[in-house]
RNA sequence: AGAGUUUGAUCUUGGCUCAGAACGAACGCUGGCGGCAGGCCUAACACAUGCAAGUCGAGCGAGAAGCCACCUUCGGGUGGUGGAGAGCGGCGAACGGGUGAGUAACACGUGGGGAUCUACCUUUAAGUGGGGGAUAACAGUUGGAAACGACUGCUAAUGCUAAUACCGCAUACGCCCUUUGGGGGAAAGGCUUCGGCCGCUUUUAGAUGAACCCGCGUUAGAUUAGCUAGUUGGUGAGGUAACGGCUCACCAAGGCGACGAUCUAUAGCUGGUCUGAGAGGAUGAUCAGCCACACUGGAACUGAGACACGGUCCAGACUCCUACGGGAGGCAGCAGUGGGGAAUAUUGCGCAAUGGGGGAAACCCUGACGCAGCCAUGCCGCGUGAGUGAAGAAGGCCUUAGGGUUGUAAAGCACUUUCAGGAGGGAGGAAAGGUUGAUGGUUAAUAGCCAUUAGCUAUGACGUUACCUGCAGAAGAAGCACCGGCUAACUCCGUGCCAGCAGCCGCGGUAAUACGGAGGGUGCAAGCGUUAAUCGGAAUUACUGGGCGUAAAGCGCGCGUAGGCGGCUUGUUAAGCCAGAUGUGAAAGCCCCGGGCUCAACCUGGGAACUGCAUUUGGAACUGGCAGGCUAGAGUACAGUAGAGAUUGGAGGAAUUAUUUCCUGUGUAGUGGUGAAAUGCGUAGAUAUAGGAAGGAAUACCAGUGGCGAAGGCGGCCACCUGGACUGAUACUGACGCUAAGGGGCGAAAGCGUGGGGAGCGAACCAGGAUUAGAUACCCUGGUAGUCCACGCCGUAAACGAUGUCUACUAGCCGUUGGAAGACUUGAUCUUUUAGUGGCGCAGCUAACGCACUAAGUAGACCGCCUGGGGAGUACGGCCGCAAGGUUAAAACUCAAAUGAAUUGACGGGGGCCCGCACAAGCGGUGGAGCAUGUGGUUUAAUUCGAUGCAACGCGAAGAACCUUACCUGGUCUUGACAUCCUGCGAACUUUCUAGAGAUAGAUAGGUGCCUUCGGGAGCGCAGUGACAGGUGCUGCAUGGCUGUCGUCAGCUCGUGUUGUGAAAUGUUGGGUUAAGUCCCGUAACGAGCGCAACCCUUAUCCUUAUUUGCCAGCACAUUAUGGUGGGAACUCUAAGGAGACUGCCGGUGACAAACCGGAGGAAGGUGGGGACGACGUCAAGUCAUCAUGGCCCUUACGACCUGGGCUACACACGUGCUACAAUGGCAAGUACAAAGGGACGCUAAGCUGCGAGGUGGAGCUAAUCCCAGAAAACUUGUCGUAGUCCGGAUUGGAGUCUGCAACUCGACUCCAUGAAGUCGGAAUCGCUAGUAAUCGCGAAUCAGAAUGUCGCGGUGAAUACGUUCCCGGGCCUUGUACACACCGCCCGUCACACCAUGGGAGUGGAUUGCACCAGAAGUAGUUAGUCUAACCUUCGGGAGGACGAUUACCACGGUGUGGUUCAUGACUGGGGUGAAGUCGGAACAAGGUAGCC
Repeated sequence: AGAGUUUGAUCUUGGCUCAGAACGAACGCUGGCGGCAGGCCUAACACAUGCAAGUCGAGCGAGAAGCCACCUUCGGGUGGUGGAGAGCGGCGAACGGGUGAGUAACACGUGGGGAUCUACCUUUAAGUGGGGGAUAACAGUUGGAAACGACUGCUAAUGCUAAUACCGCAUACGCCCUUUGGGGGAAAGGCUUCGGCCGCUUUUAGAUGAACCCGCGUUAGAUUAGCUAGUUGGUGAGGUAACGGCUCACCAAGGCGACGAUCUAUAGCUGGUCUGAGAGGAUGAUCAGCCACACUGGAACUGAGACACGGUCCAGACUCCUACGGGAGGCAGCAGUGGGGAAUAUUGCGCAAUGGGGGAAACCCUGACGCAGCCAUGCCGCGUGAGUGAAGAAGGCCUUAGGGUUGUAAAGCACUUUCAGGAGGGAGGAAAGGUUGAUGGUUAAUAGCCAUUAGCUAUGACGUUACCUGCAGAAGAAGCACCGGCUAACUCCGUGCCAGCAGCCGCGGUAAUACGGAGGGUGCAAGCGUUAAUCGGAAUUACUGGGCGUAAAGCGCGCGUAGGCGGCUUGUUAAGCCAGAUGUGAAAGCCCCGGGCUCAACCUGGGAACUGCAUUUGGAACUGGCAGGCUAGAGUACAGUAGAGAUUGGAGGAAUUAUUUCCUGUGUAGUGGUGAAAUGCGUAGAUAUAGGAAGGAAUACCAGUGGCGAAGGCGGCCACCUGGACUGAUACUGACGCUAAGGGGCGAAAGCGUGGGGAGCGAACCAGGAUUAGAUACCCUGGUAGUCCACGCCGUAAACGAUGUCUACUAGCCGUUGGAAGACUUGAUCUUUUAGUGGCGCAGCUAACGCACUAAGUAGACCGCCUGGGGAGUACGGCCGCAAGGUUAAAACUCAAAUGAAUUGACGGGGGCCCGCACAAGCGGUGGAGCAUGUGGUUUAAUUCGAUGCAACGCGAAGAACCUUACCUGGUCUUGACAUCCUGCGAACUUUCUAGAGAUAGAUAGGUGCCUUCGGGAGCGCAGUGACAGGUGCUGCAUGGCUGUCGUCAGCUCGUGUUGUGAAAUGUUGGGUUAAGUCCCGUAACGAGCGCAACCCUUAUCCUUAUUUGCCAGCACAUUAUGGUGGGAACUCUAAGGAGACUGCCGGUGACAAACCGGAGGAAGGUGGGGACGACGUCAAGUCAUCAUGGCCCUUACGACCUGGGCUACACACGUGCUACAAUGGCAAGUACAAAGGGACGCUAAGCUGCGAGGUGGAGCUAAUCCCAGAAAACUUGUCGUAGUCCGGAUUGGAGUCUGCAACUCGACUCCAUGAAGUCGGAAUCGCUAGUAAUCGCGAAUCAGAAUGUCGCGGUGAAUACGUUCCCGGGCCUUGUACACACCGCCCGUCACACCAUGGGAGUGGAUUGCACCAGAAGUAGUUAGUCUAACCUUCGGGAGGACGAUUACCACGGUGUGGUUCAUGACUGGGGUGAAGUCGGAACAAGGUAGCC
């Protein structure tokens, strides 16, 4: 410090997620030791049991047991002693310990203040005299179950006693009150070694602690906006320790609040802790400070201190005891129990240390505390060994089968002993204290006391302490998570969208580095992972440090209040600001430097820091305040200018304004409307046309990125009234300014209310007509509200420049509107300037697009708004509205994206240019018939398998009767039909017979070979054993190879450079041209590659060479005739090598180009014709059945052999063909002309024979020689005469031929006979541009036989192309896009089903709270005529005072009524979200097929 994730890719915006740290944690797996810490976060839920606050006999009386003494009636009594227990009294119990319920507050933090109290302690001063009356204990009587009481009287039933307990009197420097005269108020003794010590009373000062007041700080909500009657203040009184409405009486009407009162929710606050670079954010366990509470609520008493955790009283709930009459209790002290919970410990030891209470002290008490126990809960440290050791052992795993890895790891050898174990030793925490001396002080003193010092001595829970030293032996001690990316670490097996994983992206559908296991590896380590919550990363709430044209985000627009901000200058002030000083900012913690535990954690000393607050002393630049001045901002006055600026009223028609309606005339059959129609109107006279009349609305041309206005908006003319802007020159005011939360005003259209008006236009699930599958639409005919006017509402729009207002600054150029000035050449001129309004453009900015003096640049001021998408601008609540609705405005839940700009493609019922038998122009077909063939379907035991739009379907198959053959039935084999290795036997091989459908089985006869080192070996056959063979079994979506297709279309790319943040672009676009990215020109590109073309084959012309089997002009011979023969090499042909064609030449066009058009010559002319040749890629295209091959599967079978069958089935559908339907023909007769092929398992001649297929025959031929082999159409004659025919030949019957082991299923051919459909073919559709289509025959491959198919060959031989609008396909450029699996795309809504959260809802049940009223325990205060009464006074009667009772005031619980808020629940109901394949449509994205949206 970043990373992953939106996209085909890119840059943004933006969310989600991860890596880090940390924890009072919990859970899972695992677990050796020690140190230091920590340990109910939940039920402030309920608690059994024990302990947690006592102490003092040196304050007081009494005094048990025991002991001693005396007496004794032996029962005991008396006295003394006696640290029991209890009582009176004093001090403490208000500390210490716990908890965080309440509390949003002077509760806390920080800093101040004055009107206070303070036991014990220190200090100052003075005193401590003399009296009195009681009462506990105790004894007696007595009530009660107990707890606890009663004894004045009635009555059964009263006596005693002390004090440092209580009360007077005296005294009073000082103290308190005061009207300044005066008045008031104390005390207690105890111990003593007799020195004193401890107390007591009053008082001064302090310290400590506490109370009160104030400034500032301290959570969220405005869907909480008003709150408050003791309320705010005053006067007086009361009360308090003290100020004060603290309380009361009276008076006044205040006080708080947008700087957030009140209300609601939540919460103890702080030092600190965690995180973070910091600023911040989160938090408030342990430790420390403060507060609050003690079962819930209320109350006071005592006291220095409490409204009191282990006190009292009352009320309530709960629990317990009870004799039913009454009583008792309060663990949020330490342990512990139940409960709750994911979850948190022992009913331990000790007062040895530290601290606290009491005491003169010894000492007692102390669950504070010190220790131990439990828990890996955390932090820190240590260990589980270390050295050597290659046969790189065994085993495991992987493997390309060679090896690799685990791995020096182990074993083995030689060492060490921390920790644990066991044995022994052994600090420190202990000093106060006691005692014996010494010295000093006090003192008369050597007592005593105090201080110092020396000797001796007691005290340890922890504790079997820490630590140290022997002993033994590698001995007792390693796991957890992860290994697709982020993120370090990879392979095998299993599984097969299953099981499962997952923090995000995502993995799993038969080769999973992502699931589970294993091997290996990586990380951390006595721990490791997971989960929860926190900060960080997140600049993702932005103070530091973000944004708002299009991503979320500028209010529709003015005015203006508070607030914020504010021109130049002088003086002053010192609030802000700056500096110094002082006080404070507790300790601990963090940080720095030291020290102590072996180190560390931890502990400890010092420092720094605590960024703050307060006081004070200075400063005066800036901001603010105050006072004064100025004119540059702002404004006023004057003179002008332009304008659809606003309101109201009026009159209109500029050539006849237009539409409609009505009247009248002319006139006749249509009109109107549409893509085409129809509804509608019209013979009752429309439309059209002419004249007249009426009425409402709107104002052509001018008219313009022109004008005006704040925006909405404003358009004929005239008038009144009125707002603003601009220009010019002077004068005046003197900062009067800018912005603007609330507030108030304006505000299109639609809509609403009341009343008018209504010509045209024209919503509606309005009516009708069309369209359509439907059409509640688009189109048409009508038509209501509305549109118009007046008044009043509504308050919203994509109210947009998607751009808040104001100010300043920052290159230019060109228009245009309104002014002003200047110049001259006086104009349709030029220059300058100003206020608007537009276009382009630099710097700069921006994610890019773009903006660019009219900023989205550079700065300043103020306001508004945003924080992922959806849910949702919705619900609830409030406000506004007549309503419609508006405004303000969430949450649950859900997703990992949603979005912006730009890029490359693809697509468009977008555009432009161009090409192709693409259309058009033609010729011939298919689709109809019969047959052939292939496919689908069906059937079947099997009808083997594959190919399936173009690009499957006469395809694999260049040829299924058996074989082929892969399928089916049945019969057989199991190392196998085939390959290699091993062992044994046998040469190999061959003959014959039997059984069987055959495979096969059995028998039989012949045969003994070759090489040899004599051991044997090679080849072959049979048998056996196991390794293995075998598979046309699966996966073409694991693959190689091969192939199809777009497409013989003209494209596809790269290097370097340049542009862009980037994806990418440029080049390759543009202007021409071409069959072509072919070439030329231009050009931030320059070059290059694969394609195009050419090079190759063939064909067309000529030449040279060659001359047999081919040829024969000339010369001969022979024949009826024939290159038959001698010869020839001219010609044809053959087959080798050359020539030739290149836009080369001429003219024109073009840009002086490329090129095109025309022409000449030429056999051929513009790639001459044809072929081979197929760029980058697309289709997971086809093929595992040509072959090869990974993986999986079968192994007496999914392998192998055999017989027979099937692939040939047949209601039907489709493709491809053949033959036809006839006269351009059929039939018959005659006659002519090819090319290219094939032939020894062959082609087969002549001859003979059969009607024929054929048979016979055997010459020739290894083939330019022989054969297949007579080419057909054509031509010359004849016949048929438009008919189901002399067309057509299917089908069927009969008879044959050939091949073959075999022709039934199931071959071809021949002859005789038969003679079906069919008379040119619906919608639709195919091929072809020249030697082509059409038509005619010939050959070959395969092959025993079996072509209408396929591949070749030649013969005859056309028609048409104006042209590119349209259909199809393709190329280039451009445009839009929400598509990228790329339009066979994407995607919306209803309905149906399931689940989830949520709103409404008659209500129902809780919680909390306001108001009104009732009620009134305990207590305090007041009053008191009742009852009682020791201290003091008394005139002895009584009084003062007090207690009880009663009553009044206040008040808790409780009750009643009525409201508010909130939570839960509710039949039914509303929308929302999610869900792999449901239904209906097709709204959006392209012009999305009616542009979309508000």